[in-house]
RNA sequence: UCCCGACAAAGCCAAACCUUUUGUGAAAAGGGGGCAGAAAGCGGCGGGUCUCAGGAUGAAGUAAGAUGGCCGAGCUACCGAA
Numbered sequence: 001u002c003c004c005g006a007c008a009a010a011g012c013c014a015a016a017c018c019u020u021u022u023g024u025g026a027a028a029a030g031g032g033g034g035c036a037g038a039a040a041g042c043g044g045c046g047g048g049u050c051u052c053a054g055g056a057u058g059a060a061g062u063a064a065g066a067u068g069g070c071c072g073a074g075c076u077a078c079c080g081a082a
Stems, first nucleotide, its partner, number of pairs: 004080002012037001017032006035069001041075002045072003048067004
């Protein structure tokens, strides 16, 4: 340095649910909470899933958006037993 990941140490993060606000919505942000996580750190690049206000209506889900705690790939990173 790379791989690896302890019933290690110190920290980090925070699912469901409750609550306030924002948004048509998926969801997001704050507070509580703690299921988990060794990249659950970062960014929507590819795939997946999800949303549908407006466009007369329906369908569709193009455009547009949500999700990095769905996966792949990318970038970066703490600790150090075997």